[in-house]
Molecule: small-subunit ribosomal RNA
Organism: Synedropsis cf. recta
RNA sequence: AAUGAGAGUUUGAUCCUGGCUCAGGAUGAACGCUGGCGGUAUGCCUUAUACAUGCAAGUCGUACGAGAGUUUUUAACUCAAGUGGCGGACGGGUGAGUAACACGUAAGAAUUUGCCUUUAGGAGGGGGACAACAACUGGAAACGGUUGCUAAUACCCCAUAUGCUUUCGAGUGAAAUGGAUUUCCGCCUAAAGAGAAGCUUGCGGCUGAUUAGCUUGUUGGUAGGGUAAUAGCCUACCAAGGCGACGAUCAGUAUCUGGUUUGAGAGGACGAUCAGACACACUGGAACUGAGACACGGUCCAGACUCCUACGGGAGGCAGCAGUGGGGAAUAUUGCACAAUGGAGGAAACUCUGAUGCAGCCAUGCCGCGUGUGUGAAGAAGGCCUUCGGGUUGUAAAGCACUUUCAGUUGUGAGGAAAGGUGAGUAGUUAAUACCUGCUUGCUGUGACGUUAACAACAGAAGAAGCACCGGCUAACUCCGUGCCAGCAGCCGCGGUAAUACGGAGGGUGCAAGCGUUAAUCGGAAUUACUGGGCGUAAAGCGCACGCAGGCGGUCUGUUAAGCUAGAUGUGAAAGCCCCGCGCUCAACGUGGGAUGGUCAUUUAGAACUGGCAGACUAGAGUUUUGGAGAGGAGAGUGGAAUUCCAGGUGUAGCGGUGAAAUGCGUAGAUAUCUGGAGGAACAUCAGUGGCGAAGGCGACUCUCUGGUCAAUAACUGACGCUCAUGUGCGAAAGUGUGGGUAGCGAACGGGAUUAGAUACCCCGGUAGUCCACACCGUAAACGCUGUCUACUAACUGUUUGUGGAUUUAAUCCGUGAGUAGUGAAGCUAACGCGAUAAGUAGACCGCCUGGGGAGUACGGCCGCAAGGUUAAAACUCAAAUGAAUUGACGGGGGCCCGCACAAGCGGUGGAGCAUGUGGUUUAAUUCGAUGCAACGCGAAGAACCUUACCUACUCUUGACAUACUAGACACUUUUCAGAGAUGAAUUGGUACCUUCGGGGAUCUAGAUACAGGUGCUGCAUGGCUGUCGUCAGCUCGUGUCGUGAGAUGUUGGGUUAAGUCCCGCAACGAGCGCAACCCUUAUUUUUAGUUGCCUUUUGGAACUCUAAAAAGACUGCCGGUUAUAAACCGGAGGAAGGCGGGGAUGACGUCAAGUCAGCAUGCCCCUUACACCCUGGGCUACACACGUGCUACAAUGGGCGAGACAAUGAGCUGCAAAUCUGCGAAGAUUAGCUAAUCUAUAAACUCGUUCUAAGUUCGGAUUGCAGGCUGCAACUCGCCUGCAUGAAGUUGGAAUCGCUAGUAAUCGCUGGUCAGCUACACAGCGGUGAAUUCGUUCCCGGGCCUUGUACACACCGCCCGUCACACCAUGGAAGCUGGUUAUGCCCGAAGUCGUUACUCUAACCUUUUGGAGGAGGACGCCUAAGGUAGAAUUAGUGACUGGGGUGAAGUCGUAACAAGGUAACCGUACUGGAAGGUGCGGUUGGAUCACCUCCUU
Repeated sequence: AAUGAGAGUUUGAUCCUGGCUCAGGAUGAACGCUGGCGGUAUGCCUUAUACAUGCAAGUCGUACGAGAGUUUUUAACUCAAGUGGCGGACGGGUGAGUAACACGUAAGAAUUUGCCUUUAGGAGGGGGACAACAACUGGAAACGGUUGCUAAUACCCCAUAUGCUUUCGAGUGAAAUGGAUUUCCGCCUAAAGAGAAGCUUGCGGCUGAUUAGCUUGUUGGUAGGGUAAUAGCCUACCAAGGCGACGAUCAGUAUCUGGUUUGAGAGGACGAUCAGACACACUGGAACUGAGACACGGUCCAGACUCCUACGGGAGGCAGCAGUGGGGAAUAUUGCACAAUGGAGGAAACUCUGAUGCAGCCAUGCCGCGUGUGUGAAGAAGGCCUUCGGGUUGUAAAGCACUUUCAGUUGUGAGGAAAGGUGAGUAGUUAAUACCUGCUUGCUGUGACGUUAACAACAGAAGAAGCACCGGCUAACUCCGUGCCAGCAGCCGCGGUAAUACGGAGGGUGCAAGCGUUAAUCGGAAUUACUGGGCGUAAAGCGCACGCAGGCGGUCUGUUAAGCUAGAUGUGAAAGCCCCGCGCUCAACGUGGGAUGGUCAUUUAGAACUGGCAGACUAGAGUUUUGGAGAGGAGAGUGGAAUUCCAGGUGUAGCGGUGAAAUGCGUAGAUAUCUGGAGGAACAUCAGUGGCGAAGGCGACUCUCUGGUCAAUAACUGACGCUCAUGUGCGAAAGUGUGGGUAGCGAACGGGAUUAGAUACCCCGGUAGUCCACACCGUAAACGCUGUCUACUAACUGUUUGUGGAUUUAAUCCGUGAGUAGUGAAGCUAACGCGAUAAGUAGACCGCCUGGGGAGUACGGCCGCAAGGUUAAAACUCAAAUGAAUUGACGGGGGCCCGCACAAGCGGUGGAGCAUGUGGUUUAAUUCGAUGCAACGCGAAGAACCUUACCUACUCUUGACAUACUAGACACUUUUCAGAGAUGAAUUGGUACCUUCGGGGAUCUAGAUACAGGUGCUGCAUGGCUGUCGUCAGCUCGUGUCGUGAGAUGUUGGGUUAAGUCCCGCAACGAGCGCAACCCUUAUUUUUAGUUGCCUUUUGGAACUCUAAAAAGACUGCCGGUUAUAAACCGGAGGAAGGCGGGGAUGACGUCAAGUCAGCAUGCCCCUUACACCCUGGGCUACACACGUGCUACAAUGGGCGAGACAAUGAGCUGCAAAUCUGCGAAGAUUAGCUAAUCUAUAAACUCGUUCUAAGUUCGGAUUGCAGGCUGCAACUCGCCUGCAUGAAGUUGGAAUCGCUAGUAAUCGCUGGUCAGCUACACAGCGGUGAAUUCGUUCCCGGGCCUUGUACACACCGCCCGUCACACCAUGGAAGCUGGUUAUGCCCGAAGUCGUUACUCUAACCUUUUGGAGGAGGACGCCUAAGGUAGAAUUAGUGACUGGGGUGAAGUCGUAACAAGGUAACCGUACUGGAAGGUGCGGUUGGAUCACCUCCUU
């Protein structure tokens, strides 16, 4: 100086935990679409796969001898195989192997070094060969063989020596006097340097323990060998060591680093290009040469592969540059040049150089530029949308005026060049002015790139924009198409007829010569947490203790300096990153300088802290003493109650068991009762959130042995401590083994019930087991779901057990320890809660966790007699799973309360006949809708035609209906014919209405187009209206307060009410919609007014009835009582009426995608010579059947007949109709009255009298026949009414079920709407007569409030478990089968080094001619690659069959869990069953409810 961002997704909502996903960066990338230019950089990540062709390492004639060519022969020049020298160990490629001193870093000592630099010295004397060449000769070739000749800077010997070795005597050991010509280049020895190379060491950097032991040259020593050099590097002998939990060995993976990328950083991932190091060169082995190699373009051998061959034998190695095949998603030219830089050789010129410099290809990356600029509204046309007004595309285009970067054409034209050659001058050298060398200088002259960069001119907007996205995250919206289809999708999720999510279009947003997608990587992810997380309930504390290693450790003093701190020195290559400059027009890029970078090394200093050493201390820890409490443990003995059994007595028919039963026991005498006996197990009361123990656990009494703990007091030891991986011990129940024992209980099992079934719950029996001894097992909800130890931090209360003090000696008070419980402050916590016994504040150590499922499973290891335990994965799959709390809903949870909810009653339905509606069936059609309550005498307050929507047949097409245009006619009307009618054809009369005289309005016909029309679809697109919970008492809001929040409070509580009605209390105070009241009606009275009503009687009257207007009246107002008080309730008085007087209207927030597109309105879709319109006939009225709602009945409380009495609502001119007459009657004829308190209508049940007499009847009236009446164009399908005749079922109705609490039920009639008529027994009203019962809230149903549990929220018609069946997926086992890898034993053993041998050959030297030394070949030996073989180990693939697991819209069986889930659930274990599961034993609360006990708070 710089530096840290989050979001979506679990839920009805919330907070947390926790995973998944996204936004960012980066890439040697690839793919899709698109593509103007330039600069710069990159470019086989895969098969270390196989390679055609060309090139990539040569050079030197100033080392050598032949040879050839040129020129004119001498002589010179050029070329040049061979000998020789130097170089082919550099440069270039690749990353297979390698977990290693390979790399990085820092050190070190026992070494070598060609060329180069410096220094010192030297080069004397000799010798013999071999290529080439020639001759002969083998072979197809590659390549040779024999004989002969020859040179050297090739080779050898002697001498000499600064050197080296040495036992100090000595030994050993060089050279080319060459080339060229006088300069220079070389040769030899030694010393030193530079650079290079070899070796050693510390430290650093991967994974796995389901790899725990590894090692025999192994570890060390001695001696020898060997190397340039140290060393078990090698050999012999000796010793038995060395490595490893701080991870050896084994397995897997991997070149390492500077760095790259990401990140705030710490970290993470990576190791292309560039640079340093290493390794490799077809695979494996080996050496030779050399300064350097065990050698990419060298040699030998073996192997695989390819090629040539005359079949005898040979040749080859692109992981050099190009290029080819193959592989792959994927990666370039068989280019130019040595001009520059660098390298090899050369004295040099020069030659060589696929190093390198350039060019080519590719948007592969980064950077830059352009595709125009200004103006331009008639806001053009076109497109798209539209509410049809317009909006948008959009100044965008066109038009006008300009510009010319880039690309194009033409031209000019730097820099990259230094050398070299040749003259001149000068200096050196020399005898020399030749020659040569150095310097200066003139001239000459070298460019692949290259049509270079750059500049100028020319022409013209001319040649140059795409891609992705637009539901949220995430910037950007509409239309059309599609209709859970097609498709999309990173996550959540879209799509089932109005899709901003699919496809297209218009528009928009983002980036831009690119844009998207995919892959893999870092980040976000504090999601492995060092920085920087957790473990009561979310994943997570080992069941408990002891304890080695390890980690940590009290006070004081001295010392040391390992840690630590500070300084210095060295190093940390360059490049890169960062900072400051500079150069390409800028930038990328290049370039100069600086800074940074470490668990580094060395050194100096310091001494607080940690550590080491030494000494001391007593506060931690421990010991001793004196006491205390206790179901602590082990063994032995003893006791009483009870159950069962046995024996006996008494006694008789049952006992037992359950919800109810049955099995069972009992007349062979049970149960019951009494006496005696046997045997086993367990120990009531005391008993207590009391005690003890590490935990598991421990309960009668006594004795013996024994562990721990607490208090007090003093003394002693002197840090002896804490924790603890591996380890060791203990460890409920069940279970196992052996041997006992067995009373009760009791898995399994048998039987009886229950049930659809009942492998269960209940009952009767009952074996293992439960008990004892010994030995195993080692797990539990082994829980406080809370590891151990230490310290600190408010208060209060109980209890167990010590102890001190005080006094008034007590049921006393004040302290102090150790436990154990309850409240609670601060603090903590996601919340619940914890709170000195912490889940608070800190420290030490250990264990454990990292999404759900798969799975505590598989495989492997260890343990076990077995059951099984322990350790412990992966594939695959999901986007969640979980915790706490909230609001609801629900519960076969609880409490309180209400309702014709039950109960108490009355009357019905369900049975019959008929009516009516529905389902079903039928039909050409039986139009459509309504479907639990809340559809079914419902829409329909009235289907013969019409209605009518349905069916059949026949017509019509601007239409039956609306508006607009043109032309004509005016309107309207008569008649005839055809036809079923619609309709068609003809025909008659007529010239209408208003007028301001201009015209206007209406009607009809024809034509054309816009349009009409639709009871067609969608009530799940809607409005409106309605039903229902429910006339239930609820539903909310503002402010405040509480809570992180959802939310709570208010609205809960105590009373009370019909009521969230009112009162009291209260962190609430108020308010709103509901309740109530206001409204209508009714019951009483008063006043006023009274006709058509009333009274008296007709002149009238207002007393009564009535009418209809206004008032009064009822408010718990008064009295008494009860409630703490209040609110209120009970009783009473008065009153027509009393506590809401009766009835009605009035229906909160909301629920049911409730009902209605067919009442109306309406979006979208659909039809348009038809799904529209008209019309005839038919249908909606069908009929084996089922259901709902009604009517009439079944009779005597009745039927028939006769006589008699009393209403109210309401209706009436296309009407109601009196009276009279006719008819048995329906009705007809006729016409008084009434436009209505005036007229019209017998009220019936009832009362009185009479008859019938218990029957299918004098009940009941269906059905049917005949005859009539009425309405209407028309009563066949298909109307109503009347008369006569007929006279069915039915004798009070199974299970079940409905209504009703008073003028109610029941019963009786009357009226009205619709309407020509009517199916009305319906519906809506009206009055008459007029009951019974309510103890009460246990139960059924519904509802309200509070509370509780919940795994439900589509809300119990919820959720959800397991088997079985089917499909798919991954995986385990498996007789085996096929490969890979590794180590070991044995066999064989190429080339080759080394050693041995002396068989053959042998120029230099020595001997004295014989040989020797030495060498070469051969042979032998050790080692050894490849190969063979054997048994293993390990790993991968595959495998008939088989096991479980996961996923799947609809399958089957049950219903295990969630509520007390209907038997509370769960854990461990054992048995058992189709399955969930059941049962036994022990344990847990993470169980509801009720009661009790104890404790706490107030």